[in-house]
Formats: sequence, structure tokens, C1' cells
RNA sequence: CAGAGUAGCAAAGAAUGCGUUAAGUGCCAUAUCACGGGAUGUUGGGUAUGGACGAACACUAAAUGUGGCGAUAUCUUUGCGCGUCCGCUG
Repeated sequence: CAGAGUAGCAAAGAAUGCGUUAAGUGCCAUAUCACGGGAUGUUGGGUAUGGACGAACACUAAAUGUGGCGAUAUCUUUGCGCGUCCGCUG
């Protein structure tokens, strides 16, 4: 001098689910937990509680059915990916 490396974020894809009798998800507040290999710090992230806000169902005789829908969950790929000090690789 250069590089590697987290939690995560965004987009796309596939399959399996969940809900559609409204959870989940997005927002706000509080508390708490973890987050490059170490320390520290900010921002994001998870969990819990409370609050505001919001929705698409249809068919069949029926649903352990079908097709949709959801400010939906998981997985894969691609892109992005911590500040300071120290450490690691060249």
C1' cells in the first nucleotide's frame, strides 16, 4: 500500500408454507439480546410489550379441494456491506 472477513439491506427466481374468520409485514415508543478476529462506538437487526394504520376474495354440496389475493414466511443467486485502534493475508 492492497486484500479477506459480520449482523444485515435490495432485486430476481423456485418450491414449500402461513393468513385471507387478519395473523404476518411496514411505522412509532420502551426494554433487552446478539452484530467483521479482538476492543470500542454509531447505525441498522432480532425478541417482548404497548400504540396508530391498512387488505380480495371467488368457485364447489362440502373441504385435508382449486384458483387468486397478502404494505406475507423460509431457501437460492446477484449486488451492496460498518467508523476508530489493534490483529490476519500478500
Molecule: THF (Tetrahydrofolate) riboswitch aptamer
Organism: uncultured Anaeroplasma sp.